[in-house]
RNA sequence: GGGGAUAUAGCUCAAUUGGUAGAGCACCUGCUUUGCAAGCAGAAGGUCGCCGGUUCAAGUCCGGCUAUCUCCA
Numbered sequence: 001g002g003g004g005a006u007a008u009a010g011c012u013c014a015a016u017u018g019g020u021a022g023a024g025c026a027c028c029u030g031c032u033u034u035g036c037a038a039g040c041a042g043a044a045g046g047u048c049g050c051c052g053g054u055u056c057a058a059g060u061c062c063g064g065c066u067a068u069c070u071c072c073a
Base pairs, nucleotide, nucleotide: 001072002071003070004069005068006067007066010025011024012023013022019056028042029041030040031039049065050064051063052062053061
């Protein structure tokens, strides 16, 4: 320098091929216990890496950039 993959909650990951984003764990509150853990119930937490484009509508499609991983030279 060139090819490919990935980027979504604090962490690990989904989202049925465009229709207003969820799960598990963790954290917080309550119940249970003498107390802790476990269990049960609830709540909170996201400009979907960044900038543009297409569209009535973009996490999803297109272009560029950034970061990480990988292959080739």
The RNA shown here (transfer RNA) has 73 nucleotides and comes from a Parcubacteria group bacterium. It was read from a public genome assembly. Rfam family: tRNA. By type it is a transfer RNA. The source organism's lineage runs through Bacteria and Bacteria candidate phyla.